RNA sequence: CUGGAUGUAGCUCAGCACGGUUAGAGUGCUCCCCUCGGACGGGAGAAGCCAGAGGUUCAAAUCCUCUCAUCCAGA
Numbered sequence: 001c002u003g004g005a006u007g008u009a010g011c012u013c014a015g016c017a018c019g020g021u022u023a024g025a026g027u028g029c030u031c032c033c034c035u036c037g038g039a040c041g042g043g044a045g046a047a048g049c050c051a052g053a054g055g056u057u058c059a060a061a062u063c064c065u066c067u068c069a070u071c072c073a074g075a
Stems, first nucleotide, its partner, number of pairs: 001074007010027004020058001029045005051067005
């Protein structure tokens, strides 16, 4: 330099093919119940505007373009 993959909650991931309900799950965190106390178990809650910017559209995590980071392959 060229091609490809990945980027979504603190962490690990789904959702993207076919654009459309308020973006979900596990784990972690906070509170409550339970207990003499803790673990386990049960209940409730907070935490994201989807790597960044622009575009298309009534509507974009999803489609298009560029950029950034990490990884793989090739020269």

Source information
A computed fold for a 75-nucleotide RNA from a Candidatus Nanopelagicales bacterium, annotated as transfer RNA. Its mean pLDDT, the model's own confidence on a scale to 100, is 80. The organism belongs to Candidatus Nanopelagicales, within Bacteria.